[in-house]
Context: one part of a larger RNA
RNA sequence: AGCUUACGGUGGAUGCCUUGGCGCCAAGUGCCGAUGAAGGACGUGGGUCACUGCGAUAAGCCUCGGGUAGCCGUGAACAGGCGAUUGAUCCGGGGAUGUCCGAAUGGGGAAACCCGCCGUUGCGAACCAACGGCAUCAUUAUCUGAAUACAUAGGAUAAUGAGGGGCACCUGGGGAACUGAAACAUCUAAGUACCCAGAGGAAAAGAAAUUAUUCCCUGAGUAGUGGCGAGCGAAAAGGGAAAAGCCCAAACCAUCCAGGCUUGCUUGGGUGGGGUUGUAGGGCUCGGCAUAUGGGAGUUACAAAAGACAUUGUUAGCAGAAUGGUGUGGGAAAGCCAACCAAAGACGGUGAUAGUCCGGUACGCGAAAAUGAUGUCCCUCCCGCUGAGUUCCUGAGUACUGCCGGGCACGCUAAUCCGGCAGGAAGCUGGGGAGUCCACUCUCCAAGGCUAAAUACGCUUGGCGACCGAUAGUGAACAAGUACCGUGAGGGAAAGGUGAAAAGUACCCCGUUGAGGGGAGUGAAAUAGAACCUGAAACCGUGAGCUU
Numbered sequence: 001a002g003c004u005u006a007c008g009g010u011g012g013a014u015g016c017c018u019u020g021g022c023g024c025c026a027a028g029u030g031c032c033g034a035u036g037a038a039g040g041a042c043g044u045g046g047g048u049c050a051c052u053g054c055g056a057u058a059a060g061c062c063u064c065g066g067g068u069a070g071c072c073g074u075g076a077a078c079a080g081g082c083g084a085u086u087g088a089u090c091c092g093g094g095g096a097u098g099u100c101c102g103a104a105u106g107g108g109g110a111a112a113c114c115c116g117c118c119g120u121u122g123c124g125a126a127c128c129a130a131c132g133g134c135a136u137c138a139u140u141a142u143c144u145g146a147a148u149a150c151a152u153a154g155g156a157u158a159a160u161g162a163g164g165g166g167c168a169c170c171u172g173g174g175g176a177a178c179u180g181a182a183a184c185a186u187c188u189a190a191g192u193a194c195c196c197a198g199a200g201g202a203a204a205a206g207a208a209a210u211u212a213u214u215c216c217c218u219g220a221g222u223a224g225u226g227g228c229g230a231g232c233g234a235a236a237a238g239g240g241a242a243a244a245g246c247c248c249a250a251a252c253c254a255u256c257c258a259g260g261c262u263u264g265c266u267u268g269g270g271u272g273g274g275g276u277u278g279u280a281g282g283g284c285u286c287g288g289c290a291u292a293u294g295g296g297a298g299u300u301a302c303a304a305a306a307g308a309c310a311u312u313g314u315u316a317g318c319a320g321a322a323u324g325g326u327g328u329g330g331g332a333a334a335g336c337c338a339a340c341c342a343a344a345g346a347c348g349g350u351g352a353u354a355g356u357c358c359g360g361u362a363c364g365c366g367a368a369a370a371u372g373a374u375g376u377c378c379c380u381c382c383c384g385c386u387g388a389g390u391u392c393c394u395g396a397g398u399a400c401u402g403c404c405g406g407g408c409a410c411g412c413u414a415a416u417c418c419g420g421c422a423g424g425a426a427g428c429u430g431g432g433g434a435g436u437c438c439a440c441u442c443u444c445c446a447a448g449g450c451u452a453a454a455u456a457c458g459c460u461u462g463g464c465g466a467c468c469g470a471u472a473g474u475g476a477a478c479a480a481g482u483a484c485c486g487u488g489a490g491g492g493a494a495a496g497g498u499g500a501a502a503a504g505u506a507c508c509c510c511g512u513u514g515a516g517g518g519g520a521g522u523g524a525a526a527u528a529g530a531a532c533c534u535g536a537a538a539c540c541g542u543g544a545g546c547u548u
Base pairs, nucleotide, nucleotide: 001547002546003545004544005543006542007541008540009539015533016497017496020468021467022465023464024463025462026461027460028459029458030457031165032164039101040100041099042055043054044053046078049075050074051073061095062094063093064092065091066090070082071081072080106115107114108113116134117133118132119131120130121129122128136162137161138160139159140158141157142156143155144154169200170198171197172196173195174194180187184227214241215240216239217238218237224232225231245450246449247448248395252273253272254271255270256269257268258267259266260265261264278428280394281393282392283390284389285388286387287386288385289384294383295382296381297380298379307377308376309375310374311373312372313371314370315369317365318364323338324337325336326335339356340355341345347359348358349357400423401422402421403420404419405418406417410435430445431444432443433442434441484491485490504532507519508518509517510516
C1' cells in the first nucleotide's frame, strides 16, 4: 500500500409521517369607492424582534345575543394581573373610534411630507387652539355678462353626479410574430398574445324583413372549404337545461309655448291621451252589442313605493346511546374471556390497532340583532267585442346598386350580415328572404328600444379523490412573494420530523468561568441530547487477518 472483516466518522438517500398543496362535486354567495376604496407607511404590548390584530379610545371601546371555568393572540417563556353565577377570555349580530399616504380632491411634492386661505367657537384685533369648509369635470338651475345694439362666448353661485380599484370571467375598439406548410408569398399560428375603453355579479344575445336568445349532448371531424397543400370546419334535424314576454316612433285627439305673416291660417317644439301589427295591424267616420259589489296583473323588462304577518335559510350555538375483567408491555386501544349501544360501526385524537375514553357522528333542537328567499295581506296598475266605409299612418340618405374591404366553416361567379366611397327607392295594389340569377310558390315585416332563467369565472361552506407526500405537491407545509439579486421593469430561493410527556441531563470531573467530553440522573430507548426518527452510498479512519 492493497484485499477481507469488525467497529466508527462524515453524509443525508431511503422508509414511515403530515400542519401544506392539487383536482372534482354540491349548496350558497359576488362588486368596493368622496360617508374616502383597493393597497400601503408609521405607530400600538410591562419589557417587543417578526407575524397576527388594532388605530392616539390603537392585541383594543360600547351594546345585543351565545357560552362556561378558565384567561391575558403566535413563535415563547418571565414578570404582573383579570375572572369563576355581579360570568372574564372566547364566538356571533349591530355600533363607535379609525394617525398619515393613496382617485387624494385647499396649494405644492422626491407617496406616507411641506405650506396656506375662509368661517365658527374660546369675553379676543393679532397670535394660538379646536371644529368645519376650500380640487377638477359633466349636467341642471339661477344671477351676471365682452368685442357688438339685441344676443352669444365668458364669469359667478348652488344642487346632483362622476373620478379610482377589482384574481378570473364579459363586451367593444385596435392587433402581431415565432411557428406549421418539412423552403416560402395566399394560407396557418389567430382575431390568439398584447394594448386601450367600458360594464356587472354576471356580461353579451334576444321576442322573426327567421343564420341567430343562451348553454350542453348528438349530428360530425360529416357536408363543405382549402397554393383542394398544411390545414380550417359548419348547419339542418333530434335529445336535454331554462323558459316570459313587452315598450316606443307615426296616423288621430286635447292642451301649452314659440316663430312666420296674408289675423286666421301655417310651421316647429313640449306635455297628456291613443297605438304597436304581417292568415296585416292601427287611426278616423257611421253603426250594433256589452259593463265593474266583476275580472286580471305587479316591484328583474312590461309604471312604481313603503309596510305588516307567516314560513324557511344564513351569520354564534345546544343536546346526543353503549365496557368490564384478564394479560404482554414503558404505555393497551393488541391477545384472551364475557357484556352493551346502534336512526350513531363517518372521521380525528388519546403513551401500539378504541362503535361503548375524548372531540364528534345519526336523529333532533336553537337567534336579542342583521340579512336572503317564498307566500299572504295591505297597496298600486289595467280592462272592451264586432260590422261597414275611408285610404290617414306603420322607423330614409335607410333598403338597394357599382367598386373595395371585413365577417360568415365558406380564400369564391356567391346568397345572408357589417363598413368605406359614389349613386339612390317604394310607401300596403308596399317591401325583405328562401346560397349567383329568373319565374312560380311559400314565408316574414328591416332601417327605434327593454328583458329574468338556463351559461362563464371568483369566493365561502361542506364532501370526495386507483391526486402529491418535503428535489414531490403551489414559487411558498417553516418570518415566502420572505431572504437575496437588479438603477428599474423584474427575477426569486433554501429551509419539515427529539420524546408519549421536556421528564431538555440536578450534582461531580477534565477544559480558557470555553468548545467539546467523561460520570451521574431522566426516559421504554440518549448510537432518541436539541448539528436530535430511520440513517444507504460516495469519502475518511481505527483494530484484526491475509498478500506484497

The part of an RNA shown here (large-subunit ribosomal RNA, domain I) has 548 nucleotides and comes from an Anaerolineae bacterium. It was read from a public genome assembly. The organism belongs to Anaerolineae, within Bacteria.